[in-house]
The RNA shown here (Guanidine-I riboswitch aptamer) has 112 nucleotides and comes from Desulfofundulus australicus. The organism belongs to Desulfofundulus, within Bacteria. Its mean pLDDT, the model's own confidence on a scale to 100, is 80.

């Protein structure tokens, strides 16, 4: 000075909205049980979405040690360690009903 490749899944959190449920409001209509059509997420929620830099667990990779097994220098198991780092503001698009810390994106700009 340049440079992601910085491993999957799954559950679940912070956070997101509104398609369905439920809840608030109007209208109507009724046999008064409630039914129908509108709005509404500056409605707690249940379904739903969900983190690079948030949590687990499993899986995987890697390096070490033991141990089986083989004679093809390659395998199989167990057990240990590792699998870092990633601050704080602000932008475009994209799906889903919708919207997001979600994907593009650890973009790029800007500050430390």
């Nucleotide at each position: 000075g340049g440079g992601a490749a910085g491993u999957g899944u799954a559950c679940c959190u912070a956070g997101g909205g509104u398609u369905c449920c439920g809840c608030c409001c109007c209208g109507c209509c009724u046999g008064c049980g409630g039914g129908c059509g509108g709005g509404g997420g500056a409605c707690u929620g249940g379904u739903c979405c969900g983190a690079g830099c948030g949590g687990u667990a499993c899986a995987g990779g890697c390096u070490g040690c033991c141990g089986c097994g083989g004679g093809c220098u390659g395998g199989c198991g167990g057990c240990a360690g590792u699998u870092a780092c990633a601050c704080c503001g602000u932008g475009g698009g994209u799906a889903u009903a919708a919207a997001a810390g979600a994907c593009c994106c650890g973009a790029g700009c800007g500050g430390a």